[in-house]
């Protein structure tokens, strides 16, 4: 002198997922700020249910239960392929299904911001339970996880230190 792990502490990504107060102590509780999500009016927009049981005020009126192409939230993470393998049977097709592979809408980084440019990534996973358009006021719920980039250039701005 290089490359690699580890451990502390800084700072830094992706994310709504920070910050501070009090009660207390080594665990927890409560609350505020802030960010962000959900139900939720008129106007406007929409017009998909079906079968059974019960109930009285006796209508195709409320409620309950099964069925059903289903429908809907958070997120960037939709959407397509006359690409493989495989479910898969004695052979062969179609349809779908899981896994993989190529896109892609769309989304993220490359250390102050904004522009140009180069480059590298993601395009995943989950709730709801037949049910929710928009939506002021008002109700309401969440503050979780995972991780380690740093290549230029041109102009404006701006923070700090110092002296």
């Nucleotide at each position: 002198u290089u490359c690699a792990u580890a451990a502390c502490g800084a700072c830094g990504c992706u994310u709504a997922a920070u910050c501070c107060u009090u009660c207390a102590a080594c665990a927890g509780a409560a609350g505020g700020a802030a960010c962000g999500g959900g139900g939720g009016a008129a106007c406007c927009a929409a017009u998909a249910g079906a079968a059974g049981c019960c109930g009285c005020a006796a209508g195709c009126c409320g409620g309950c239960u099964u069925c059903a192409c289903g429908g809907g939230g958070u997120g960037a993470a939709u959407c397509g392929c006359a690409c493989g393998g495989u479910c898969a049977u004695g052979u062969c097709c179609a349809a779908g299904g899981c896994c993989g592979g190529c896109g892609u809408a769309g989304g993220g980084c490359g250390a102050c911001u904004c522009u140009c440019g180069c480059g590298c990534c993601c395009g995943a996973a989950u709730c709801c339970g037949a049910c929710a358009g928009c939506u002021a006021a008002c109700c309401u719920c969440g503050u979780a996880a995972g991780c380690g980039u740093a290549c230029g250039a041109u102009g404006a701005g701006g923070c700090a230190a110092c002296a």
This is a predicted structure of a 163-nucleotide RNA (c-di-AMP riboswitch aptamer (ydaO/yuaA leader)). Its mean pLDDT, the model's own confidence on a scale to 100, is 75. It matches the Rfam family "c-di-AMP riboswitch aptamer (ydaO/yuaA leader)". Its family is annotated with cyclic-di-AMP binding and regulation of gene expression in the Gene Ontology. It was read from a public genome assembly, where an Rfam model found it.